[in-house]
Description:
The prediction has a mean pLDDT of 86. Large-subunit ribosomal RNA, domain VI from a Bacteroidia bacterium, 252 nucleotides, folded computationally.

Context: one part of a larger RNA
């Protein structure tokens, strides 16, 4: 800008793309075969490599959210407590999230036409012949079958519903995150749980200060304590106001 009014949601698939990998072991069976050694086809079934794609209950890493210890100094006038800086000062754990070493699943069954090859009838050529009419098998390849894209497929494709005269629907804005360099995408905008707070839990730290009790004191206790809380629920208290801009010229 096109798909020949305007939309909003659902979609077919012409095409293109991905994937296609193997070993071991038991069974059947020490069967068939073979004088014995020795030793199976087919089919059944377990377990593994390599690769791929998802996730993050487990295991295990990160985790400059958090929490605790603690060293040197500086500051809150002193002590107590806190706090800054000093690789996050260093150490010890570690919610979410984002990982693999971690947990799941994948290669297929299955049709269809073939390759090399197998063959049936069968003439030419009274026989013979798998081939000349005709038929019938046969492969990790081929077309489908799985997965993802996909009507700019200019061949613009279908289906539903909504608005046609002041619209349907979009857009600016604004709270945001399952999304992200903006951009787009998704949610939500008071007829509301989108984000922020609160409150409540799961979870991490690992038992604050202060005071009160035992001790001479360091310590111990009232204390599963305080602080956090990226998760998960409840809750209009805060913040989503107001508004404005497109879009209708075709019909009738």
């Nucleotide at each position: 800008c096109g798909u020949u009014g305007g939309a909003a949601a659902u979609u077919u698939g012409a095409g293109a793309g991905g994937g296609c990998c193997u070993g071991a072991c038991u069974c059947u069976a020490g069967u068939a075969c073979g004088a014995g050694a020795g030793g199976a086809c087919c089919g059944a079934g377990u377990u593994g490599g390599a690769c791929a794609u998802a996730c993050c209950u487990c295991u295990a890493g990160u985790g400059u959210a958090u929490c605790u210890g603690u060293u040197g100094u500086g500051g809150c006038g002193c002590c107590a407590g806190c706090u800054g800086c000093a690789u996050u000062g260093c150490a010890g754990a570690g919610u979410a999230g984002c990982u693999a070493u971690g947990u799941a699943u994948g290669g297929a069954a299955g049709a269809g036409a073939u390759a090399a090859g197998u063959a049936c009838u069968g003439a030419a050529a009274g026989c013979a012949u798998c081939u000349a009419a005709g038929u019938a098998c046969g492969a990790a390849g081929c077309u489908c079958g799985c997965c993802u894209c996909a009507a700019g497929a200019u061949g613009a494709g279908a289906u539903u519903u909504c608005c046609u005269u002041u619209a349907a629907g979009g857009g600016u804005c604004g709270u945001c995150g399952u999304a992200g360099a903006c951009u787009a995408c998704g949610a939500c905008g008071u007829u509301g749980a989108u984000a922020g707070g609160u409150u409540g839990c799961a979870g991490g730290u690992g038992u604050a200060a202060a005071g009160g009790c035992a001790g001479u004191a360091a310590u111990g206790u009232c204390a599963a304590a305080g602080c956090c809380g990226a998760g998960c629920a409840a809750u209009a208290c805060u913040a989503a106001u107001u508004a404005c801009c497109c879009g209708u010229u075709a019909g009738c």